[in-house]
RNA sequence: CUCAUCCAGAGGGGCAGAGGGACACGGCCCUGCGAAGCCCCGGCAACCAUCGCCGAACCUCUCGAGCGCUCGACCACCGGGCGCGCGAGGCCGACGGCCGAGAAGGUGCCAACUCCGUCCGAGGGCCACGAGGCCACUCGGAAAGAUGAG
Numbered sequence: 001c002u003c004a005u006c007c008a009g010a011g012g013g014g015c016a017g018a019g020g021g022a023c024a025c026g027g028c029c030c031u032g033c034g035a036a037g038c039c040c041c042g043g044c045a046a047c048c049a050u051c052g053c054c055g056a057a058c059c060u061c062u063c064g065a066g067c068g069c070u071c072g073a074c075c076a077c078c079g080g081g082c083g084c085g086c087g088a089g090g091c092c093g094a095c096g097g098c099c100g101a102g103a104a105g106g107u108g109c110c111a112a113c114u115c116c117g118u119c120c121g122a123g124g125g126c127c128a129c130g131a132g133g134c135c136a137c138u139c140g141g142a143a144a145g146a147u148g149a150g
Base pairs, nucleotide, nucleotide: 001150002149003148004147005146006145011041012040013039014038015037019030020029021028024118025117026116027115042110043109044108047106048105050101051100052099053097054096055095061089062088063087064086066084067083068082069081070080071079072078114144119141120140121139122138123137124135125134126133127132
């Protein structure tokens, strides 16, 4: 940098001792009934990997009919050779899939939607004569972030 996912799920113990929820601001929470951090054990999930199933390009091989060129002195509906694309089949099987399995491997994760908002759009509500303003409202998107894979 690119792609996918982010409303599901899953906690105990020890050390430690005051913060934590990514950053900023606002909100709302967690926390001396013990925060962050570190260690141990346990668990969740299924991204990668693995196995299965399905599809399947290229290459190679076989067969078939067709077309073109050429050879068989000549003609040729016959035969041989070469070439072209087409169809069928076989081996291998890159790669792919809203597919399935399992949980031994590489990660990840185990309060609250990524805790919520912030920017944009649509809707709703309130205020205002109006221009317009406002909102812990609803939906969608973006940005940022996290995790994985490349």